This is a predicted structure of a 238-nucleotide part of an RNA (large-subunit ribosomal RNA, domain VI) from a marine sediment metagenome.

Context: one part of a larger RNA
């Protein structure tokens, strides 16, 4: 933009889909078939793997958000921190992901080759002419996404002058537009608190202490104060 008021909820004509490939075990069964040797299969359960597609409780990997040790060097010292590939190392939520989970199943219609019933044409035969019953990983359906611009432009249920944009805070969203949640009638997003997690005990003091010493003190570590201290892309309150 249309569909000819506005919300909002469905419909499903129609479109897309890796809708999947394989392989092995048990039972069938030491049975059909075989003189013996040997040795099936239909169909019913379980499992692998290979593909594809979504997800992140769990495991796993990342994690330049954090948090800890630490060298070198600099900011007079200390505490704090610049910089060296994030300095180099130990961990490490969420988020993203695979080595992790889930799915890819069951079914039903209509058929093709092809298999048949019954059955003239042709007193017979014959699946076929008329009828009618089987059948495939393939076709429509089932499953998963879409989808009123489906011009036969639906459909339903509030409402009667509803809205819609722009500003501004956001994310379930997202290359810009677009969705989307909100805009004081407000928890959208920051901030504060509080729950959960991260990393592991801070800074100062107090006590012991290895060792140095001008004998005055200094003091690597250690131990309390301390499950500290810092820190959080999550929930909640306000």
């Nucleotide at each position: 933009u249309u569909u000819u008021g506005g919300u909002g909820c469905u419909u499903g004509a129609g479109g897309g889909g890796a809708a999947g490939g394989a392989u092995c075990c048990u039972u069938u069964a030491g049975u059909a078939c075989g003189a013996g040797a040997g040795g099936a299969a239909c169909a019913a359960g379980g499992a692998u793997u290979c593909g594809c597609a979504g997800c992140c409780a769990c495991u796993a990997g990342u994690c330049u958000a954090c948090c800890a040790g630490u060298u070198g060097u600099c900011u007079g010292g200390c505490a704090a921190g610049g910089c060296a590939c994030u300095g180099c190392u130990g961990g490490g939520c969420a988020g993203c992901c695979a080595c992790g989970c889930u799915g890819u199943a069951a079914u039903g219609g209509a058929u093709a080759a092809a298999g048949g019933c019954u059955g003239a044409a042709a007193g017979c035969a014959u699946c076929u002419a008329a009828g009618c019953c089987u059948g495939a990983a393939g076709c429509c359906a089932a499953c998963c996404c879409u989808g009123a611009a489906a011009c036969g432009a639906a459909g339903c249920a509030c409402c009667u002058u509803a809205u819609g944009a722009c500003u501004c805070u956001u994310a379930u969203a997202g290359a810009a537009g677009a969705u989307a949640a909100g805009u004081u009638u407000g928890a959208u997003a920051g901030g504060a608190c509080u729950g959960g997690g991260g990393u592991g005990u801070a800074a100062g003091u107090g006590c012991g202490a290895a060792g140095c010493u001008u004998c005055g003190g200094c003091g690597a570590c250690g131990u309390a104060u301390u499950a500290a201290g810092c820190c959080c892309g999550c929930g909640g309150u306000c």
Its mean pLDDT, the model's own confidence on a scale to 100, is 82.